The RNA shown here (Glycine riboswitch aptamer) has 94 nucleotides and comes from a Pseudomonadota bacterium. Of the family's consensus pairs, 91% are formed in the model.

RNA sequence: CUGACCCGCGCGGGAGAGAAUGGGGCUUUGGCCCCGUCGCCGAAGGCGCAACCGGCCCCCGGAAACGCUCAGGCAAAAGGACCGCGUGGGCGAU
Numbered sequence: 001c002u003g004a005c006c007c008g009c010g011c012g013g014g015a016g017a018g019a020a021u022g023g024g025g026c027u028u029u030g031g032c033c034c035c036g037u038c039g040c041c042g043a044a045g046g047c048g049c050a051a052c053c054g055g056c057c058c059c060c061g062g063a064a065a066c067g068c069u070c071a072g073g074c075a076a077a078a079g080g081a082c083c084g085c086g087u088g089g090g091c092g093a094u
Stems, first nucleotide, its partner, number of pairs: 005090009018038001020037007039074003045070001046068003052062004
């Protein structure tokens, strides 16, 4: 100096599921908010088991896009795991 890896930021892509419904409030129209009622989704987060991985190996640790739906979501918008490009920083094998 650089690779891999980690974190942040910007841009692009990004699925699923009732524009449900009772009451109340706000609003110029769309619609929005609160409390409830059922029906669903799974890709913020969270939790769990175990697939899998590792170790001082019959015990311990990590752990998913799997499972649960607490939270979140079910027109659009917003959000969104993950992917690509760019960029700032960390780390330092070779």
Rfam family: Glycine riboswitch aptamer. Rfam describes the family as follows. This family represents the bacterial glycine riboswitch. The sequence was found by an Rfam model in a public genome assembly.